[in-house]
RNA sequence: CCGUGCUAGGCGGGGAGGUAGCGGUGCCCUGUCGCUCGCAAUCCGCUCUAGCGAGGCCGAAUCCCCUCUCGAGGGGCAGGCCUGUGGGGUCAGCACGCCGAGACCGGCGUCGAUGGCUCGGGGGUCCCGCGCGACGUCGGUCUGUGAAUCAGGUCAGGUCCGGAAGGAAGCAGCCUUAAGCGGAUCCCGACGUGCGCAGCGGGAAAGCCCGGUGCCGGAGCCGCUCAAAGCGCAAGCGCCCGUGGACCUGCUUCGAAGGAGGGUGCACGG
Numbered sequence: 001c002c003g004u005g006c007u008a009g010g011c012g013g014g015g016a017g018g019u020a021g022c023g024g025u026g027c028c029c030u031g032u033c034g035c036u037c038g039c040a041a042u043c044c045g046c047u048c049u050a051g052c053g054a055g056g057c058c059g060a061a062u063c064c065c066c067u068c069u070c071g072a073g074g075g076g077c078a079g080g081c082c083u084g085u086g087g088g089g090u091c092a093g094c095a096c097g098c099c100g101a102g103a104c105c106g107g108c109g110u111c112g113a114u115g116g117c118u119c120g121g122g123g124g125u126c127c128c129g130c131g132c133g134a135c136g137u138c139g140g141u142c143u144g145u146g147a148a149u150c151a152g153g154u155c156a157g158g159u160c161c162g163g164a165a166g167g168a169a170g171c172a173g174c175c176u177u178a179a180g181c182g183g184a185u186c187c188c189g190a191c192g193u194g195c196g197c198a199g200c201g202g203g204a205a206a207g208c209c210c211g212g213u214g215c216c217g218g219a220g221c222c223g224c225u226c227a228a229a230g231c232g233c234a235a236g237c238g239c240c241c242g243u244g245g246a247c248c249u250g251c252u253u254c255g256a257a258g259g260a261g262g263g264u265g266c267a268c269g270g
Stems, first nucleotide, its partner, number of pairs: 001270006009058003012030004020047005035055005064263006073254008082245007091238001093237002096232003102226002105223004115216003119212001122210004126203005131197003134193007141184005151176004159168003
C1' cells in the first nucleotide's frame, strides 16, 4: 500500500419553552433531504457517557470526533421612534376663554383733543297715534275628496198617459256640485302681538347718552389688526402612573447550513 472481517461511532442539526437537570414528542429556524415501528404536555424516557424498547443499514472517513472561521435564525437587556388602550389632574407647555401693557396702519385734533362748568331743548332713551315689515289666527283664493232618496244635468232598461205621432215622471250608471272633511300659503282681506324699523306726527321731562352754543384749560382722542405680561379653564394634545403592538439601533447570549485545519482503531492474509 492492497484485500477480507470486525469495533468505537454514525444514520440530521439548532433556538425558545418546559425541567432539579438531560433528551424526546409539540412550536419555530436551517437545509447536503438524512433508516423503520412503538411511547409521550397538567406528557414520555432517563441521570452527568443523561430518550427508552425492537429491528435494519453504513462504518475508520466527502461520511466519525475536535478546533477555528463565517453566519440564517432564536432569546435577554438598554435606548429611540410611532401607535393602541385604562386612569390622573400633582405639572402648566400647546390649545381654549377673560383682561390687555404695547406696536403697525388709518382718521380727528393748536382753525383747540380728553376733561370741567353753563345754556338751549335738536336727536335718542319714556308715553300716545299712524305707517312699513315680521310672525300667528281666521276668512277669501286655489286644490283633493264629497249625496241610496229628500241636489242639478244627461237619463239605458223598465213604468205611466195616448189609437198613433208623441209626451211625462224618473231608478241604476256617468258628469257636475252644496254642506262637511282635508291640503297649499303665490296673492287679497280682517284681527292680534312682552317683535323689528337708520319711517311719520304729537307729547312729557331735564335723569342719562349723542350732537350743538358759550366759557375755563392746553394735547391728546377714536377705530382695525397683531399682541407681551397676568388670571382662569379643561381633559383635545403634551405631562404623569399603568398595560399591549410594530419598526430601528447598540450590547450580550445560543447558534443551523457552508468554509479551513487537525485527530481516531483491531484481527488475519498478500
A computed fold for a 270-nucleotide RNA from a Solirubrobacteraceae bacterium, annotated as Bacterial large signal recognition particle RNA. The sequence is in RNAcentral, with records from ENA. The organism belongs to Solirubrobacteraceae, within Bacteria. The prediction has a mean pLDDT of 76. A source record names the gene ffs. It matches the Rfam family "Bacterial large signal recognition particle RNA". The family's RNA type in Rfam is non-coding RNA gene.